[in-house]
Context: one part of a larger RNA
């Protein structure tokens, strides 16, 4: 010294930690959504407006017209974040290096967004099924999809040439035009968010290599895509990553191959270093998500809460068929010496979506329980000899318990109740003003100033005030080692013990008990490690 248990015993606070065992099964909830400013629309709400009935301020109905918004259709995210160590003895980690390569979102340039087509969901309509979930006609939008057009210092070349995109949304204003005459809608200016090709830079990822990274030799040999080689696939990229053909080589006593065990590092723990043991908790890497394979989509997976097949297991079923996967947070049941709450909040940091509001986050910030450690505190302070009663030893004179108590003055921390009461808040909204833009005092975006205005924790930290000594000590030990002694019981009995060893009639070693010593809200006793 501990991620600890078990006994006894337990007043408070603080700051950490908490299935080490069965990568054993899992009931129920939640843990990834979001976007109407991409899109047709309108299932529900809540407003307008109209109709229609009247109890004249209510019921219905209608209109997507507005605030919004179920389903879909698209985008972006669901590869992060969160968990666990089953595998793995490896370039898996750590270090140092390197060439043959991708990078959404994000910052900086450059150059451009012109002009069309056909569709699928939604929706009706028929229909299958128990149910999951379909089918089969018809309609329709989009930042969905397909081509033309144009193009680079982009890609491809036999250097002649070929190839080669894209999408539009919000806002805003007034001359001028066009539509169908007003009303409205478009162009045309213009803010702004987009998208395209391509550079670059950041970020993050793949690849490769040199050294280091357990144990066994009672494992000595091992190796056919093996090891090179040329050529062709395949990748983002090198390469037997794969195939065809040629060559016979590669490894190995400086431990090849086989076995067993193990995630790795930074750290941690000890120790005076060297060293040794060890990898919770935090952080960096790896790896796998019921077991075992496999791609797809995508910038990024071979994807924990996607997708397919095969197994095991559970569950539903009309017997045709069909549904899960907590090693996310809580929670159960098993296991086990042994490890918590089906809790609040998104206020704060972050993270995803979205101009923004804002929604969404068992990330995450708190809260509960548990002396599992640390570390403070506090259970009273002062005074008080008639050295009180009682105990307990006694040589019977005493001595100890012992200023201990009691009495007597005092104090009131911490809990206890009553009051005040900060920070954690920065954002966001409105209004002005000043500045970029602009034709424009529109609108946009960015700086200031004034108001406003958001706390889960929380009955918060703090402070004040009431009250009363009041409501808080226990646990091991006392024969050497090792600080602490005497009576009683018991009699090789009952028992103690870490190691020497005690106990057989006066036991300081065994049980009490008086007394003492060491720790203290802890003792102590077991494991483990130095």
């Nucleotide at each position: 010294u501990u991620g600890a248990a078990c006994g006894c015993u337990g007043g408070c606070g603080g700051c950490a930690g908490g299935c080490u065992u069965a990568a054993c099964a899992c009931a129920u909830g939640c843990a990834a959504g979001u976007c109407g400013a991409a899109c047709g629309g309108u299932a529900a709400c809540a407003g307008a407006a109209c109709u229609a009935g009247c109890u004249u301020g209510c019921u219905a109905g209608u209109u997507g017209c507005u605030g919004a918004c179920g389903a879909g259709u698209g985008g972006c995210g669901g590869a992060c974040g969160g968990g666990u160590g089953a595998g793995u003895a490896a370039c898996g980690c750590g270090u140092a290096g390197g060439a043959a390569u991708c990078u959404a979102c994000c910052g900086a340039g450059u150059a451009g967004u012109g002009g069309g087509g056909g569709a699928c969901a939604a929706c009706a309509g028929u229909u299958g099924g128990a149910a999951a979930c379909g089918a089969c006609u018809g309609c329709u939008a989009a930042u969905a999809c397909c081509g033309c057009a144009u193009a680079a210092u982009c890609c491809c070349u036999g250097a002649g040439g070929g190839g080669g995109a894209a999408a539009g949304g919000a806002g805003g204003a007034g001359a001028u035009c066009u539509g169908u005459u007003u009303a409205c809608a478009g162009a045309c200016c213009u803010u702004u968010c987009g998208c395209u090709a391509u550079u670059u830079g950041a970020u993050g990822a793949g690849c490769c290599u040199g050294c280091g990274u357990g144990a066994g030799a009672u494992u000595a040999g091992c190796u056919a895509g093996u090891u090179g080689g040329u050529g062709a696939g395949g990748u983002a990229a090198u390469g037997g990553c794969u195939c065809a053909c040629c060559a016979a080589g590669g490894c190995g006593a400086c431990g090849a191959u086989c076995u067993c065990u193990a995630g790795c590092u930074g750290g941690u723990c000890u120790g005076a270093g060297a060293g040794g043991a060890u990898g919770a908790u935090c952080a960096g890497c790896c790896a796998c998500a019921c077991u075992g394979g496999a791609a797809c989509u995508g910038a990024g997976a071979c994807a924990c809460g996607g997708u397919c097949c095969a197994g095991a297991c559970u569950c539903c079923u009309a017997c045709g068929g069909g549904a899960g996967g907590c090693a996310g947070c809580a929670g159960u049941g098993g296991g086990g010496a042994a490890u918590a709450u089906u809790g609040c909040a998104c206020a704060a940091u972050g993270g995803g979506g979205g101009a923004a509001a804002c929604c969404c986050u068992g990330a995450u910030g708190c809260a509960g329980c548990c002396a599992u450690g640390c570390c403070g505190c506090g259970u009273g302070u002062g005074u008080g000899a008639a050295g009180a009663a009682g105990g307990c030893c006694u040589u019977c004179g005493g001595g100890u318990u012992g200023u201990a108590a009691a009495g007597c003055a005092c104090u009131u921390u911490c809990a206890g109740c009553g009051a005040g009461g900060a920070g954690g808040a920065a954002a966001g909204g409105a209004g002005u003003u000043c500045g970029u833009u602009u034709a424009a005092u529109a609108a946009a975006c960015g700086g200031g100033c004034u108001c406003u205005g958001u706390g889960a924790c929380g009955u918060u930290a703090c402070u004040c005030g009431c009250a009363g000594a009041a409501g808080a000590a226990g646990c091991a030990c006392c024969g050497g080692c090792u600080a602490a002694c005497u009576c009683c019981g018991u009699g090789c009995c009952a028992g103690c013990a870490g190691c020497c060893g005690c106990g057989g009639u006066a036991a300081u070693a065994c049980g009490g008990a008086g007394g003492g010593u060491g720790c203290a809200a802890g003792c102590g006793u077991u494991a483990a490690u130095c």